[in-house]
């Protein structure tokens, strides 16, 4: 350095519930704990989600990201611990 243990110390926190912000997706705070060795950080590429706004032949329907997601994948960047190999 690669690597990642039925190791130690510590960390994060899915679903769901409550509050709150938001048009929504979703964010934040509290509870919770499925999981995670980057489940720290960055929307850069791809994917996915939403559709305020806009169009139309308007019980509705269609289009759009500059919105959202890093716990979907890739990439970038920083980083704790140390068995075996």
């Nucleotide at each position: 350095u690669c690597c990642g243990a039925u190791a130690a110390a510590g960390g994060c926190a899915a679903a769901c519930c409550c509050g709150u912000c938001g048009a929504a997706a979703g964010g934040c705070g509290g509870g919770g704990g499925c999981g995670c060795a980057a489940a720290g950080c960055c929307a850069u590429g791809g994917g996915u989600c939403u559709a305020a706004g806009g169009g139309c032949a308007c019980a509705g329907u269609c289009c759009u990201a500059c919105g959202a997601u890093c716990g979907c994948c890739a990439g970038g960047u920083u980083g704790c611990c140390g068995a075996a190999g």
The RNA shown here (c-di-GMP-I-GGC riboswitch aptamer) has 85 nucleotides and comes from Dethiobacter sp.
Rfam family: c-di-GMP-I-GGC riboswitch aptamer. Its family is annotated with cyclic-di-GMP binding in the Gene Ontology.
The model forms 91% of the base pairs in the Rfam consensus.
Taxonomically the source falls in Dethiobacter (Bacteria, Dethiobacteria, Dethiobacterales, Dethiobacteraceae).